Model confidence (mean pLDDT): 89 of 100. This is a predicted structure of a 247-nucleotide part of an RNA (large-subunit ribosomal RNA, domain VI) from a Bacteroidales bacterium. The sequence was found in a public genome assembly. Its Rfam family is "Bacterial large subunit ribosomal RNA". Lineage of the source: Bacteria > Pseudomonadati > Bacteroidota > Bacteroidia > Bacteroidales.
[in-house]
Context: one part of a larger RNA
RNA sequence: CGUGAGAAGUUUGAGGGGAGCCGACUCUAGUACGAGAGGACCGAGUUGGACAAACCACUGGUGUAUCUGUUGUGUCGCCAGAUGCAUGGCAGAGUAGCCAAGUUUGGAACGGAUAAGUGCUGAAAGCAUCUAAGCACGAAACCGGCCUCAAGAUAAGACUUCUUCGAAGGGUCGUCAAAGACUAUGACGUAGAUAGGUUGCAGAUGUAAAGGCAGUGAUGUCAAAGUCGAGCAAUACUAAUAGCCCG
Numbered sequence: 001c002g003u004g005a006g007a008a009g010u011u012u013g014a015g016g017g018g019a020g021c022c023g024a025c026u027c028u029a030g031u032a033c034g035a036g037a038g039g040a041c042c043g044a045g046u047u048g049g050a051c052a053a054a055c056c057a058c059u060g061g062u063g064u065a066u067c068u069g070u071u072g073u074g075u076c077g078c079c080a081g082a083u084g085c086a087u088g089g090c091a092g093a094g095u096a097g098c099c100a101a102g103u104u105u106g107g108a109a110c111g112g113a114u115a116a117g118u119g120c121u122g123a124a125a126g127c128a129u130c131u132a133a134g135c136a137c138g139a140a141a142c143c144g145g146c147c148u149c150a151a152g153a154u155a156a157g158a159c160u161u162c163u164u165c166g167a168a169g170g171g172u173c174g175u176c177a178a179a180g181a182c183u184a185u186g187a188c189g190u191a192g193a194u195a196g197g198u199u200g201c202a203g204a205u206g207u208a209a210a211g212g213c214a215g216u217g218a219u220g221u222c223a224a225a226g227u228c229g230a231g232c233a234a235u236a237c238u239a240a241u242a243g244c245c246c247g
Base pairs, nucleotide, nucleotide: 001152005163006162007161008160009159010158011157015149016148017147018146021049022048023047024046025045026044027043033038051106052105053104054103055102059100060099061098062097066093067092068091069090070089071086072085073084074083075082076081110144111143112142117137118136119135120134169246170245171244172243173189174188175187176186177185194239195238196237197235198234199233200232201231203228204227205226211222212221213220214219
């Protein structure tokens, strides 16, 4: 820009893409077969490998948010206590998120038409013949079926609702995240829980400082403390005001 009014939402599916894998064991059955040795087809079930997708309740990894221990040195006048720098200084843990080694699921069944092949009926050719007419089977291949994109499918489809005018609707702007390079997408904008703050909780770390008590002291204890809390809730305290533009 188009889809002959403008919107919001829900869709059909022409067409495209993805997936499609391979074992082992048990039963049938030590059956059929076979002198024996051995040992099935068909069918049913169980359980794996690799691959793929999704997810984070579990097991874990990371986790330069966080908590703790600690070395050297500088600073806060000193002690105590903090803090800067040294690969996050080093080390031990670790929420959310992300992730796999973790968890769940998948390949199919089934249908159609077939290949090689197997047949039925059957002439040409009184026989025979799966073929010439006709008919039936037959494979991980083909077409569907499963997942997914999809009406610029210009053949531009369908349905529902809204608006008849600066209307419906959209944008700008702002607070943001399940989104993200920007944009876009999604949530919210006072008729409000969108983010921050505050409060509570899950959770992390592991018992703060100061002081008391015990001990000559190191230290222990009062103390599950203190700090944090990307998660989950509650709460308008703060910021999402008012407006403007398109239509």